[in-house]
RNA sequence: GAAGUUAGCCAAGACAGUCGCCGCUUAGUAAUAAGGGGAGGAAAGUCCGGGCUGCACAGAGCAGGAUGACGGCUAACGGCCGUACGCCGCGAGGCGAGGAAUAGGGCCACAGAGACGAGCGUAUUUAGUUACGGUGAAACGCGGCAACCUCCAUCUGCAGCAAGACCAAAUAGACUGGCAAUAGGCGUGGCUCGCGCUGCCAGUGGGUAGGUUGCUCGAGCGUGUGAGUAAUUACGCGCCUAGAUGAAUGACUGUCCUUGUAGCAAUACAAGACAAAACCCGGCUUAUCGGCUGACUUCACAU
RNA sequence: GCGCCCGUAGCUCAGCUGGAUAGAGUACUUGGCUACGAACCAAGGGGUCAGGAGUUCGAAUCUCUUCGGGCGCGCCA
Numbered sequence: 001g002a003a004g005u006u007a008g009c010c011a012a013g014a015c016a017g018u019c020g021c022c023g024c025u026u027a028g029u030a031a032u033a034a035g036g037g038g039a040g041g042a043a044a045g046u047c048c049g050g051g052c053u054g055c056a057c058a059g060a061g062c063a064g065g066a067u068g069a070c071g072g073c074u075a076a077c078g079g080c081c082g083u084a085c086g087c088c089g090c091g092a093g094g095c096g097a098g099g100a101a102u103a104g105g106g107c108c109a110c111a112g113a114g115a116c117g118a119g120c121g122u123a124u125u126u127a128g129u130u131a132c133g134g135u136g137a138a139a140c141g142c143g144g145c146a147a148c149c150u151c152c153a154u155c156u157g158c159a160g161c162a163a164g165a166c167c168a169a170a171u172a173g174a175c176u177g178g179c180a181a182u183a184g185g186c187g188u189g190g191c192u193c194g195c196g197c198u199g200c201c202a203g204u205g206g207g208u209a210g211g212u213u214g215c216u217c218g219a220g221c222g223u224g225u226g227a228g229u230a231a232u233u234a235c236g237c238g239c240c241u242a243g244a245u246g247a248a249u250g251a252c253u254g255u256c257c258u259u260g261u262a263g264c265a266a267u268a269c270a271a272g273a274c275a276a277a278a279c280c281c282g283g284c285u286u287a288u289c290g291g292c293u294g295a296c297u298u299c300a301c302a303u
Numbered sequence: 304g305c306g307c308c309c310g311u312a313g314c315u316c317a318g319c320u321g322g323a324u325a326g327a328g329u330a331c332u333u334g335g336c337u338a339c340g341a342a343c344c345a346a347g348g349g350g351u352c353a354g355g356a357g358u359u360c361g362a363a364u365c366u367c368u369u370c371g372g373g374c375g376c377g378c379c380a
Base pairs, nucleotide, nucleotide: 001299002298003297004296005295006294007293008292009291010290013256014255015254016253017252018251019250021038022037024035025034026033027032040274044285045284047283048282049281050280051279052160053159054158055157059193060192061191062190064156065155066154067153068152069083070082071081072080073079085096086095087094088093099151100150104149105148106145107144108143114140116141120133121132122131123130164213165212166211167210174204175203176202177201178200179199184198185197186196187195206379207378220239221238222237223236224235225234226233227232257272258271259270260269261268262267304376305375306374307373308372309371310370313329314328315327316326322360331347332346333345334344335343353369354368355367356366357365
């Protein structure tokens, strides 16, 4: 210098001004005024896990589902870390859903004499024994496949903030059909038991489609020291950082930055990634213009 | 928020209890028939089975994960 591997970080391009939008605090009877806050690393996909809430402060059994080396981390996990093993790569590194086939069932195309249970062929004349066997992923052997069923171990009740709670408004708690009548039905969204309640299901007709709360201080963020190979964790100090609901977080102007086009130049024009909270967290995966930092590998050159 | 389904040739679909040439109809191309065209007859081309990874001797088919599309449910009584 070139080509890579890996771990992180920034990111509405930056600043100023004017006008707005959504919450909060203070002052004021009010109009209003002042101050302060206002998207992300993925807010996304909803693929996993947990908190929270309700159903009996969730109970028993069966079925079903998920996971699977060994050890650790964690609130928990299918996540992360370490180690071992297998495969790929010259290498830094990357990828990998476990054990059991003698518990049982099932499958093994084509080729091959024979594809799973022993037989067959050849070698020594018969029997037995022993050795070998063009094919094929696998062959004369107690084979291979469990990301086929299954067995073993561990975990697992169900639903979701449209959960749930409260207030207000409204009404014909009406009619028709079906099924049940002391056994069934509903809560209970797999089944049985148990518990609670008691008529359920479908259709027609009617009413309301408003508000408050849950709601954001949390397994929180930053920093320092210690423990640990690491994931992670203990303690000290500091900080408060969106809570909308037909859903705020924007628009314009000026200067500068980057890129592209035109031009000798001055300059002019255009563009500025992916994408936008909706109960909250921990992960995974995917999208992403441009830029920065650390560590490492291979090759070339110079000393 | 929750549940479910689909993606195979230009179009509509089959194949999806793994077996290797991935098929059918239609459309397209060429030839025949016809004075010409349609219909008809014969032949042919066209597919990374939505993308990626894994399991396996072998994957459209099994598993995981992404992308795209579609459907359904949720008040009182």
Molecule: RNase P RNA; transfer RNA
Organism: Methylophilaceae bacterium